Predicted 3D model of a 263-nucleotide RNA (Bacterial large signal recognition particle RNA) from a Chloroflexota bacterium. It matches the Rfam family "Bacterial large signal recognition particle RNA". Rfam classes the family as a non-coding RNA gene. The family is grouped with related families in Rfam's "SRP clan".
């Protein structure tokens, strides 16, 4: 220097999270990179940090270490996006009660307002009237017969005289049907400038009487409240972007690293 065989090792990796810590299953990123069993109210380990069993590869461009670069993730901070919650302290919009003032308006000695008193309006009951309904009453119609009266004709009895039943028509009536002034009874009410009695009495209207100068409305201002709301304040989360930091796959560079036999 080279050939053969073996062993250590490798047979994806990383981020966040979980964990005393290390890995795994699960989520995410990169990527395509053996098989079986276990495993998130977890599974297996102990700074030598997945466990157990197989397969392939195997001292190298493939294993190990360090550095560079960088996909991506995470913490913190700044700026920003649209939305959500809460609040009315700031800014802004807006509604309203009370008190005081107020340019004016209306009204008042032909009496404001207040006191006393009466009445109405309100409720209940009774009475009267009215409206409507029903019934009675009145009129009309109304029974081929199983309603009445009178019964032509005809029928029956009889030798005759004379009797009997009785249809239709006619007259009347029952149930029913219809109509209408008045009268009577009864029922009802979205009935009444009605009457009597009782009740209630905040409000409104009005009469009498006593007193005697205000009453009412009011643009606007001030004070003091109450309320609504976002162009406001604040809170937390999500997204975008920038920066420091941290971890960091793939990639790149450098270095390091066995054994046996033979030639």
């Nucleotide at each position: 220097c080279u050939g053969u065989g073996c062993u250590a090792g490798a047979u994806g990796g990383g981020g966040a999270g979980c964990u005393a810590g290390c890995g795994g299953u699960g989520c995410c990123c990169u990527g395509a990179a053996c098989c079986c069993g276990c495993a998130a109210u977890c599974c297996g380990c102990u700074a030598u940090a997945g466990c157990g069993g197989g397969g392939u590869u195997g001292a190298a461009u493939u294993c190990c270490u360090u550095c560079c670069c960088c996909a991506g993730g995470c913490u913190c901070g700044g700026c920003u996006g649209a939305g959500g919650g809460a609040c009315c302290u700031c800014u802004a919009u807006u509604c309203u009660a009370c008190u005081g003032g107020a340019a004016g308006g209306g009204u008042g000695u032909u009496g404001a307002g207040g006191g006393c008193u009466g009445g109405g309006u309100c409720c209940c009951a009774c009475g009267c009237g009215g409206c409507g309904g029903a019934g009675a009453c009145c009129u009309g119609u109304g029974a081929a017969u199983c309603c009445c009266g009178c019964c032509a004709g005809g029928u029956c009895c009889g030798g005759a005289a004379g009797g009997a039943a009785g249809c239709a028509a006619c007259g009347g009536u029952a149930a029913g049907c219809a109509g209408a002034c008045a009268u009577c009874u009864u029922c009802g009410g979205g009935u009444g400038c009605c009457g009597u009695g009782g009740g209630a009495g905040u409000g409104c209207c009005u009469g009498g009487u006593c007193u005697g100068a205000g009453c009412u409305u009011g643009a606007c201002c001030a004070g003091c409240g109450g309320g609504a709301c976002a162009c406001g304040u604040u809170c937390a989360a999500c997204g975008g972007u920038c920066g420091c930091g941290u971890c960091g796959a793939a990639g790149g560079a450098a270095g390091g690293u066995g054994c046996a036999c033979g030639g």

Lineage of the source: Bacteria > Bacillati > Chloroflexota.